[in-house]
Context: one part of a larger RNA
Molecule: large-subunit ribosomal RNA, domain IV
Organism: Dethiobacteria bacterium
RNA sequence: CCCUCGUUAAGGAACUCGGCAAAUUGACCCCGUAACUUUGGGAGAAGGGGUGCCCCGUUAGGGUGAGCGCUGACGCGCUUUAAGCCCGAGGGGGCCGCAGUAACCAGGCCCAAGCGACUGUUUAUCAAAAACACAGGUCUCUGCGAAGUCGAAAGACGAAGUAUAGGGACUGACGCCUGCCCGGUGCUGGAAGGUUAAGGGGAAGGGUUAGGGUGCAAACCCAACGCUCUGAACCUAAGCCCCAGUAAACGGCGGCCGUAACUAUAACGGUCCUAAGGUAGCGAAAUUCCUUGUCGGGUAAGUUCCGACCCGCACGAAAGGCGCAACGACUUGGGCGCUGUCUCGACGAGGGACCCG
Numbered sequence: 001c002c003c004u005c006g007u008u009a010a011g012g013a014a015c016u017c018g019g020c021a022a023a024u025u026g027a028c029c030c031c032g033u034a035a036c037u038u039u040g041g042g043a044g045a046a047g048g049g050g051u052g053c054c055c056c057g058u059u060a061g062g063g064u065g066a067g068c069g070c071u072g073a074c075g076c077g078c079u080u081u082a083a084g085c086c087c088g089a090g091g092g093g094g095c096c097g098c099a100g101u102a103a104c105c106a107g108g109c110c111c112a113a114g115c116g117a118c119u120g121u122u123u124a125u126c127a128a129a130a131a132c133a134c135a136g137g138u139c140u141c142u143g144c145g146a147a148g149u150c151g152a153a154a155g156a157c158g159a160a161g162u163a164u165a166g167g168g169a170c171u172g173a174c175g176c177c178u179g180c181c182c183g184g185u186g187c188u189g190g191a192a193g194g195u196u197a198a199g200g201g202g203a204a205g206g207g208u209u210a211g212g213g214u215g216c217a218a219a220c221c222c223a224a225c226g227c228u229c230u231g232a233a234c235c236u237a238a239g240c241c242c243c244a245g246u247a248a249a250c251g252g253c254g255g256c257c258g259u260a261a262c263u264a265u266a267a268c269g270g271u272c273c274u275a276a277g278g279u280a281g282c283g284a285a286a287u288u289c290c291u292u293g294u295c296g297g298g299u300a301a302g303u304u305c306c307g308a309c310c311c312g313c314a315c316g317a318a319a320g321g322c323g324c325a326a327c328g329a330c331u332u333g334g335g336c337g338c339u340g341u342c343u344c345g346a347c348g349a350g351g352g353a354c355c356c357g
Base pairs, nucleotide, nucleotide: 001352002351003350004349005348006347007346008345010343011342014341019338027051028050029049030048031047036041038173052095053094054093055092056091061087062086063085064084067078068077069076070075096100108336109335110334111333112332113331114330115328116327120132121131136171137170138169139168140167141166142165148157149156150155174323175322176321177320179253180252181251184250185249186246187245188244189243190242193241194240195239199235200234204230205229206228207227208226211222212221213220214219254272255271256270257269258268281315282312293309294308295307296306297305
């Protein structure tokens, strides 16, 4: 010096990102317990007191219910008017110690706010959380050889289930609620018209040449049947175009100018654009750039915190909005208690490191 542990004057968070760590608290009994609340809770809230041993004492009382005592036996006595056995407060008196749950073991507490309702789940090995899940809500698909999933298929799961069932998506207890837009994209429905594949159809054209024509010949021209190639009109599905519906489908939810008898502001008006221009509620927020916004509270002093305001750079209603008791090894701010965290160190114990042998 390092590790683990013990004690520490006075102070008591001044430490530090932060009370991290440590300390405090601690068992049992009694008293007593607030806001709030989903009336269950919150609650071990908080806070206060008691605790050993002996005697009164076989205490009061409770449980059980036929034995028990003197004896080895006979016998006698007590006993359902409760024997015997077991449990056993509370009170009074006394005794000892520094100290009585005498050791060990054994919640620190409170206030306010955020997030998530909750118990659960998770990054085996840096994250336990406000992430995941969750009951509950909504939409949607599926009529059973279901939809969906795995598989080349057979087949299997779904399910030995049957719409109060099963699959998918989003949301996430509960309470109050969940506005406007269907123009785009998606989905559902529609079928008049437009477009449209293979297929059908076969107008028309091409190739081939038996034959015919011309020619001395080579060759050229014409060309039936057949074979063959190309192929117009026309017929023709879904889809798309089109017409509707649908937002707890993907998504979206304006700008400029003016106006009131101080000023300021604008209930009001004008105008442009849009599918429609953000309702309720909330708001410097896990969201606010400017920003340590401004005001109030708390402090001697507060970029954090709490309550307000609203100018929302860039909240907003199931990628839910706003509340909310209970819950949380969650996050933030504050307080009481307590402490070697600190002022600021010191001493001790054990084990190392190191030195000598």